[in-house]
Context: one part of a larger RNA
RNA sequence: UGACGGGGGCCCGCACAAGCGGAGGAGCAUGUGGUUUAAUUCGAUGAUACGCGAGGAACCUUACCUGGGCUUGAAAGUUAGUGACCGCUCCUGAAAGGGAGCUUUCUUAGGACACGAAACUAGGCGCUGCACGGCUGUCGUCAGCUCGUGCCGUGAGGUGUUGGGUUAAGUCCCGCAACGAGCGCAACCCCUAUCUUUAGUUACCAGCGUGUAAUGGCGGGAACUCUAGAGAGACUGCCUGCGUAAGCAGAGAGGAAGGAGGGGAUGACGUCAAGUCCGCAUGGCCCUUACGUCCAGGGCUACACACGUGCUACAAUGGUUGAUACAAUGGGUCGCGAUAUGGCAACAUGGAGCUAAUCUCAAAAAGUCAAUCUAAGUUCGGAUUGAAGGCUGCAACUCGCCUUCAUGAAGUUGGAUUCGCUAGUAAUCGCAUAUCAGCAAUGAUGCGGUGAAUACGUUCCCGGGCCUUGUACA
Numbered sequence: 001u002g003a004c005g006g007g008g009g010c011c012c013g014c015a016c017a018a019g020c021g022g023a024g025g026a027g028c029a030u031g032u033g034g035u036u037u038a039a040u041u042c043g044a045u046g047a048u049a050c051g052c053g054a055g056g057a058a059c060c061u062u063a064c065c066u067g068g069g070c071u072u073g074a075a076a077g078u079u080a081g082u083g084a085c086c087g088c089u090c091c092u093g094a095a096a097g098g099g100a101g102c103u104u105u106c107u108u109a110g111g112a113c114a115c116g117a118a119a120c121u122a123g124g125c126g127c128u129g130c131a132c133g134g135c136u137g138u139c140g141u142c143a144g145c146u147c148g149u150g151c152c153g154u155g156a157g158g159u160g161u162u163g164g165g166u167u168a169a170g171u172c173c174c175g176c177a178a179c180g181a182g183c184g185c186a187a188c189c190c191c192u193a194u195c196u197u198u199a200g201u202u203a204c205c206a207g208c209g210u211g212u213a214a215u216g217g218c219g220g221g222a223a224c225u226c227u228a229g230a231g232a233g234a235c236u237g238c239c240u241g242c243g244u245a246a247g248c249a250g251a252g253a254g255g256a257a258g259g260a261g262g263g264g265a266u267g268a269c270g271u272c273a274a275g276u277c278c279g280c281a282u283g284g285c286c287c288u289u290a291c292g293u294c295c296a297g298g299g300c301u302a303c304a305c306a307c308g309u310g311c312u313a314c315a316a317u318g319g320u321u322g323a324u325a326c327a328a329u330g331g332g333u334c335g336c337g338a339u340a341u342g343g344c345a346a347c348a349u350g351g352a353g354c355u356a357a358u359c360u361c362a363a364a365a366a367g368u369c370a371a372u373c374u375a376a377g378u379u380c381g382g383a384u385u386g387a388a389g390g391c392u393g394c395a396a397c398u399c400g401c402c403u404u405c406a407u408g409a410a411g412u413u414g415g416a417u418u419c420g421c422u423a424g425u426a427a428u429c430g431c432a433u434a435u436c437a438g439c440a441a442u443g444a445u446g447c448g449g450u451g452a453a454u455a456c457g458u459u460c461c462c463g464g465g466c467c468u469u470g471u472a473c474a
Stems, first nucleotide, its partner, number of pairs: 001474002003471003007468007015458002019421005026312008034303002042053002064298007076121004081115003087102006105112002123287002126285003133280001134276003137272001139270001144183006150159003163174003189264004194232007204221002208219003235258001238252001239250004314414001318373007330361003335354002340349003380411001385406007427450007
């Protein structure tokens, strides 16, 4: 100087408390461990691994296993040589590959294109993340981390950065052997809440006209909504009280918004030899008729079991049936597909429109109205299994999704323990998208609808910041 203390002081955080809803019990989905296996490819492992890399494992992917092939190689470049290559047919084979036959060049004369012996470069998801770059997690959006000059100290170092207040903040004020400065904080950026203005098509329709069974359908309009550009607006600016000041308090005024309005992006010096050589790049080491490469099939989907994360429930604030209302974000031409017909349905057939504020996916669901069920393993719950179909795709056996009929398991609110959340939040309800032929999505990322309870307080648990103290630790 740090680190640590079941030392002290001050302060903060869904850290506790106060509340609401979960997990831990059941079934299933998914990841992991373990076991098994020819292989169950590899990585990630307290917090900071475990619906993680993977935002799509039937083949491919694919790195693993078994078997069959190739060896300048699957791809690219250079150099001789050949004249074809492509295409078609046949044999063999699981395919890759191997074999046979038919057909057959252009040219500006340089060459193009293809094949091809040999040679030089290949190739490796092989090892080392404890050799590295880059990127990332975490402490933590915590308020810290430092420097120049000066001063103090033999020196390591200190001071500044401590102290008194204040703040979300090393934020600001006052004081001070310090005076200044940098990286962080804040602000500048984006979305959102209000208003003005500009512009009105594909969006809108108040007033005027026209038309329909009905619809902004049409003429028209530029008011409103909205769209997307520009601006205004919030600054403790005003008032009162407290205070030297910074600032704090007020159901104050005004205002759409009030004291950082709400949210996002943004992550200091560093820590964990944290993670990644299987995204990429790369040093070193290793393989080179194989640890490279092509193909078929299998595996990554196994299953006594253990754990994590979720979904669905155990019902009446509910289930079922019928009727009916209101979103936002997004996607679409190898596509979205209206409408019509067939089918109980999944879907099929024909197909308008749309490269989209125009057409379409598209039905929002919870909600509301009415009927029914009456406390039961049930009209709850839907696992499992049987049968019949549909769709994608060379191909659904291992191993896809969906529909219909039948079947109708566990489960009656879950021990110790444990997680999330402070407001348009929790809870609850549906919708969209990426990936994608299809889909194991109950995942992820977004979007809107309905919409709470509680916070006395900081004694205690956890984590963190500042000062101080002890130490046989560095």
Background: Predicted 3D model of a 474-nucleotide part of an RNA (small-subunit ribosomal RNA, 3' major domain) from an uncultured bacterium. The RNAcentral record of the full RNA draws on ENA and SILVA. Rfam family: Bacterial small subunit ribosomal RNA.